[in-house]
Context: one part of a larger RNA
Molecule: large-subunit ribosomal RNA, half A
Organism: sheep gut metagenome
RNA sequence: AGCGAACGGCGGAUGCCUUGGCUCUCAGAGGCGAGGAAGGACGUGACAAGCUGCGAAAAGCCGCGGGAAGGCGCAAAUGGCCUGUGAUCCGCGGAUGUCCGAAUGGGGGAACCCGCCGCGCGAGCGGCACCUGAGAAGGAGCUAACCCGCUGAACUGAAACAUCUAAGUAGGCGGAGGAAGAGAAAACAAAAGUGAUUUCCGGAGUAGUGGCGAGCGAAACGGAAAGAGCCCAAACCGGGGGCGUCUAGGCGCGCCCGGGGUUGUAGGACCGGCACAAUCGGCAGUAUGCGAAGCGGAAGCGAGCUGGAAAGCUCCGCCGCAGAGGGUGACAGACCCGUACGCGCAAGCAGACUGCGGAGGCCGGUAUCCUGAGUAACGCGGGACACGUGGAAUCCUGCGUGAAUCAGCCGGGACCAUCCGGCAAGGCUAAAUACUCCUGAGAGACCGAUAGUGGACCAGUACCGUGAGGGAAAGGUGAAAAGCACCGCGAACAGCGGAGUGAAACAGUACCUGAAACCGUUCGCUUACAAGCGGUCGGAGCACCGGAAGGUGUGACGGCGUGCCUUUUGCAUAAUGAGCCUACGAGUUGCUCCUCACUGGCGAGGUUAAGCGUAGUUAGACGCGGAGCCGAAGCGAAAGCGAGUCUGAACAGGGCGCUUGAGUCAGUGGGGGCAGACGCGAAACCUUGUGAUCUACCCUUGGCCAGGCUGAAGUCUGGGUGAAACCAGAUGGAGGGCCGAACCAGUUGACGUUGAAAAGUCUUUGGAUGAGCUGAGGGUAGGGGUGAAAGGCCAAUCAAACUGGGAAAUAGCUCGUACUCCCCGAAAUGCAUUUUGGUGCAGCCUGCUGUUAGUGACAGAGAGGUAGAGCUACUGAUUAGGCAAGGGGGCUUCACCGCCUGCCAAACCUAGACAAACUCCGAAUGCUUUGUCAUGAUGCAGUGGAGUGAGGGCAUGGGUGCUAACGUCCAUGUCCGAGAGGAGAAGAAUCCGGACCACCGGCUAAGGUCCCGAAAUGUAUGCUAAGUUGGUUUAACGAGGUCUGACUGCAGAGACAGCUAGGAUGUUGGCUUGGAAGCAGCCAUUCAUUUAAAGAGUGCGUAACAGCUCACUAGUCGAGCGGUCGGGCAUGGAUAAUAAUCGGGCAUAAGCGUACUACCGAAGCCGUGGACUCGUACUUUGAGUAUGAGUGGUAGGGGAGCAUUCCGGCGGCGCAGAAGCGGUAUCGUGAGGUAUUGUGGAGCUUCCGGAAAAGCAAAUGUAGGCAUGAGUAACGACAAGACGGGCGAGAAACCCGUCCGCCGAUAGACUAAGGUUUCCUGAUCAACGCUAAUCGGAUCAGGGUUAGUCGGGUCCUAAGGCGCACCCUGAGGGGCAGUCGAUGGACAGCCGGUCAAAAUUCCGGCACUCACCUGUGUUGCGAUGUGGAGACGUAGGAGUGAAAGGGCCGCCAUCUGACGGAAUAGAUGGUUGAAAGGUGUAGGUAAACACGAGGCAGGCAAAUCCGCCUUGAGUGCCGAACCCAAAAGAACGCCAAGCCUUCGGGUGCGGCGACAGAGCCCCUAAGCAGGCUACCGAGAAAAUCCGCUAAGCUCCAGACACAGGUGACCCGUACCGAAACCGACACAGGUAGUCAAGGAGAGUAUCCUGAGGCGCUC
Repeated sequence: AGCGAACGGCGGAUGCCUUGGCUCUCAGAGGCGAGGAAGGACGUGACAAGCUGCGAAAAGCCGCGGGAAGGCGCAAAUGGCCUGUGAUCCGCGGAUGUCCGAAUGGGGGAACCCGCCGCGCGAGCGGCACCUGAGAAGGAGCUAACCCGCUGAACUGAAACAUCUAAGUAGGCGGAGGAAGAGAAAACAAAAGUGAUUUCCGGAGUAGUGGCGAGCGAAACGGAAAGAGCCCAAACCGGGGGCGUCUAGGCGCGCCCGGGGUUGUAGGACCGGCACAAUCGGCAGUAUGCGAAGCGGAAGCGAGCUGGAAAGCUCCGCCGCAGAGGGUGACAGACCCGUACGCGCAAGCAGACUGCGGAGGCCGGUAUCCUGAGUAACGCGGGACACGUGGAAUCCUGCGUGAAUCAGCCGGGACCAUCCGGCAAGGCUAAAUACUCCUGAGAGACCGAUAGUGGACCAGUACCGUGAGGGAAAGGUGAAAAGCACCGCGAACAGCGGAGUGAAACAGUACCUGAAACCGUUCGCUUACAAGCGGUCGGAGCACCGGAAGGUGUGACGGCGUGCCUUUUGCAUAAUGAGCCUACGAGUUGCUCCUCACUGGCGAGGUUAAGCGUAGUUAGACGCGGAGCCGAAGCGAAAGCGAGUCUGAACAGGGCGCUUGAGUCAGUGGGGGCAGACGCGAAACCUUGUGAUCUACCCUUGGCCAGGCUGAAGUCUGGGUGAAACCAGAUGGAGGGCCGAACCAGUUGACGUUGAAAAGUCUUUGGAUGAGCUGAGGGUAGGGGUGAAAGGCCAAUCAAACUGGGAAAUAGCUCGUACUCCCCGAAAUGCAUUUUGGUGCAGCCUGCUGUUAGUGACAGAGAGGUAGAGCUACUGAUUAGGCAAGGGGGCUUCACCGCCUGCCAAACCUAGACAAACUCCGAAUGCUUUGUCAUGAUGCAGUGGAGUGAGGGCAUGGGUGCUAACGUCCAUGUCCGAGAGGAGAAGAAUCCGGACCACCGGCUAAGGUCCCGAAAUGUAUGCUAAGUUGGUUUAACGAGGUCUGACUGCAGAGACAGCUAGGAUGUUGGCUUGGAAGCAGCCAUUCAUUUAAAGAGUGCGUAACAGCUCACUAGUCGAGCGGUCGGGCAUGGAUAAUAAUCGGGCAUAAGCGUACUACCGAAGCCGUGGACUCGUACUUUGAGUAUGAGUGGUAGGGGAGCAUUCCGGCGGCGCAGAAGCGGUAUCGUGAGGUAUUGUGGAGCUUCCGGAAAAGCAAAUGUAGGCAUGAGUAACGACAAGACGGGCGAGAAACCCGUCCGCCGAUAGACUAAGGUUUCCUGAUCAACGCUAAUCGGAUCAGGGUUAGUCGGGUCCUAAGGCGCACCCUGAGGGGCAGUCGAUGGACAGCCGGUCAAAAUUCCGGCACUCACCUGUGUUGCGAUGUGGAGACGUAGGAGUGAAAGGGCCGCCAUCUGACGGAAUAGAUGGUUGAAAGGUGUAGGUAAACACGAGGCAGGCAAAUCCGCCUUGAGUGCCGAACCCAAAAGAACGCCAAGCCUUCGGGUGCGGCGACAGAGCCCCUAAGCAGGCUACCGAGAAAAUCCGCUAAGCUCCAGACACAGGUGACCCGUACCGAAACCGACACAGGUAGUCAAGGAGAGUAUCCUGAGGCGCUC
């Protein structure tokens, strides 16, 4: 370390439970609000953080009713109270009700700030918005769905898309009600009729409409629910104003009011006549009913048993108009609450009836009058109607045109006529219908904590986001807290061990049960030469149990063996997915739709729908309801006819029908359609909103830029010129000038890359007075903004932001898709396709039904044009030769004729030979058919359900390609696919062979038999020598390798090879040649001679000869030696990069060949046993027996079952122990079942049926838990610590001390924003702090922020915001007046002291401002008008100048000096000093400033003011410094509480004390200064303030001056300012402004230091 067992930990599944949900039913209610809502903020308790209640009258107050003995909520304890004088509690009514919110006096950043008026002594009370309205009064805002209207998408569907669809949907906006809308015929209809509207069932997926595509889709009418009808305008009459006209009598016009009148077989006015009722609304009230809290309400305080407990079990009784339900220590009719039943009543509602008041007629006549006008209609453009412009009626209307008046008008789907129906252009109207934020009572074959609402729990919470918005997790002790007294260990209020409680404590609050992953401890077996998808088969040993048989655990060693899923032709694949476990997780549901099957009812018929009725425990049952639908008849375009009909002249033919009769309704199942339709998944589109705290640009108002360098214009001086120009010097200080910090940027390189950081660090670099940088407040918004332009930026997101919604968009695409067994079992082809990875039809599979074929062998009969073959048989191609027309070329010629040719060549002949698109021919096979035989359901048809339509290898026949490809395209077959087993080393498709299961039986196939490794070291006989080959490169070609066959030659007359010798002569053959002599070349009868033999020469060689050889001959030797052709096996040819490898080893066969025998060898075959399916037969119908055959399987079809949850019914089990969970045994082919045991502690369930949220390993699945990596990386700037002491259980880190180190234009100090208690003190250390912690910005508790003058408000205005009026179709957009709005303007306090924590705030001292009152004095005062002032750019240089800082001197102290004295020297520290008031110095200002007088037409009126003009006389004006304020305080000395101590001393709260410069110099910040100079880009507003007058007031009031007195509100104020802000963090980042010392230095650079702060939490 592995396996096993036991015992634990972790974890929180499972079971059980339910306070909460979900879906409905029946009733009710259907609104709340200026009488201040909904919703909130803040308060409210003795102590009080949260929830609940309530509101300063604050867990409550008052009245009435109910009710009863206990109360002061959740929620304990302490303290204190209330209550029979009736509390708490319940019901009804009332009171109070802070602040915000429509929010309403004004403002505003909701819960805050600031007012005016009236009343009141005061505390305080009341009023003050806007719109409509004369007023009274009303409106507003909120609210789930339903309703009406205005506006109005897109995705999507159409397999693309534009009309169309989605859809008048989603969304936006307006309005109303409990319902809304519609509604009393200018309606339908059709020769018959109906009689307002609405809703339901039918009609009907019909008629229609429609790129006649996808789709859209009526109505009449029938059956039901409900039921209800009315009022004006006008004619006419009367009255009252008004106007016109008039001869003043009237007449006319218009308005208002009353009467009258209200319709179509017309009605009314009018005229004549008759009636005064019936009836119907409204209001008020009575009996009565309903109605709140509530009251009564039967029967065991039964016995025994088990038990902690009885309600269980046994026994004996009881009630029941009550056996619904819940609770009680397990399961209760009789214990409790209740239940059936009965009773009670305030407000309120209904209300027979009564009263009051109102409305309310009939007949006749028909001359005249009336009966809805910019209307109807029409044209154009649109929209709505089911109806898309169509033949398009009807309705609505933007523009235009524009009637009729009852003898009239409209409609009946263009239009016209006839006929019929109706009477528009005014209005109201219940019920039947829709919905549920809410209340009450109930229900469920709904959920049961990953479920059910997001939410069972303090959830729209925590948390995330700027915002709109998004949005969790989290239930259970026990019957009862009886929640562990006491003891021990321990630093411990941690934890643990005892003890105790309890039925149980492994029920101990981390609490029921307590699975798995994962982590341990102990024991048994195993493991250190072994190689592995870890299992499986065999199996020794060891251990344990058992009496034994045997079983259990382990597993040395051996055999075999490349996971699962998906996707694929094909996956161990190095192709996809999964770390592991647990829970959850995908073909469902609806439909009057269609279709098929089965079951059931009825049957030439079947069936109801809506609705209604009946009792009311049941959403159920029964009955009624025949509208309607399907069927029983078809044909035709239709009229129509009909067993026929249509076509047609037809009695013809033909088409479709009849003859041949079954449907329909319901249930269940298979499939289709419409719906999200099996689940998850886009990129996108549209719509309403939210965002400019990031960033882009713009607007307003502020701020910032060390230091150094250069030296433009201008000016001055000199020169120069007639004058200029020009030149030089000085002065001057320009510049998108130069160098370079802060600041801004981001060039280079490195680091970083699970970072310190979701963009940084270090180094280096660019700009740095400008088109500069930056703060605050504002503006621009999504097809939009902004953009010095990169498609950049618009909140870590940009070729169209983010959020919610349409929405479950769509996805011909990918992935995933869950229990078992049994039967069958594919396809990867054809045609078509905006189609090729999709789909339709066919093909192939399967279930059912029907029918009777099918297949093979042999034989016979056929059609056919392939292989082959052939071509003098065609078409075409083609080689050689012959013959040769014709042509080319050449020659000749005046021309013709003609000649030549080594050129091309038809036709023909000879020989050869080619063809998919040639055939005079022509098989095999296949195909059709007949017969015989074999086989035995394999065929065909109909119908339900599919899948497949990517194929692949091999062989053969072809195309293509290179007679390339694991290439590609066809065909035939086969296998893989979807096929296991054996062989092939391994290896889908090659060989063998088709796996139902078991067997430690047998025989074989391919292939094997030396070992690995089962079987022959088999037999016989050859071959190979190369380790060739077997067992991979190979060939042309080469080769006396070797074996062998055939033919042939030579050879005892002596071959072949070797050795010895010869190899000559004519002749140097001839020719050629410089030469050619055997041997450059040519010729040839290559001849002849001598010979044993010898070529006019086989090679070498020479310039040519020569020379050496060969052929040939002899000798020697002594037996076989050659040649040619063929076969077998070997050999060369033969080269790839790191040693090698035939499966290995071995090997002279264990290679190759031939013949033979034996054996091995598979899931094949056989044997034995068993299972299932199908056929047949029999049958005591039991799926029983016999017999035969079969049982590989992906997609897929069919059949039979298991398990889970819930329901019904009959039953059963359970505290003597249910479910669940952990073991063991056993049964079943399997899914699974049963038994037993441990745990557990209250429920479970057989059987028969029913219904489903009904089975998981995978979806980069969802949630939780736990692993692995790993005790690994890391612990966030390398500024650094060390020692001593202290507290403490414990100290590297805390505290104290000493030394060391770091920053020091910051790592110091102050402030704004932001944060919001982090501040101080005490206590604590679980968690937080990257380690520890005694420490802390952590936890707990207590404390802390003090203002007339500081900042803000009560003042002002900027950009900009809001906004009466005004504009617009809604929401709304803009906006004068007005009102808000600082980053700006205005505005009165300084120094010192002081708490643990506050100070310009408290205290001390000294100041100042405003208002009011009083007093005194003086006096034209008076504003929202008017004037002045306020009041403004940038750059530059100069002057003055206190402080800070430095230097020098003096003075006051202390220290040093070896000691003492005197004098001196040195060192260190100190030597300080505000606002206010006064003064007006330095300086600035001179085109300035102020004053007096006069005039004036401007300042919207006025003005004495301003302005302008004239004039006079002046020097003012601003202003640091300075004076005063001035006391106080520090160094130092003395005393000294306390603390520490090494006992020597150190430190020191506090108290006391006195002394010393207001010196000189250097330097310069602020200030002077709203200054000055220069320049061009020409540089806020208003208030405060000072004048002036207007109205007005003028004894007053008011103003001015002085003095005294009084008053002075609200908000902020702690702390951080970075470890407290923005960055998820105690994060190397970011964050505006102010101060800024010393040495060196130009400097705020840089280095070192001061004050001060730190050593960066391992």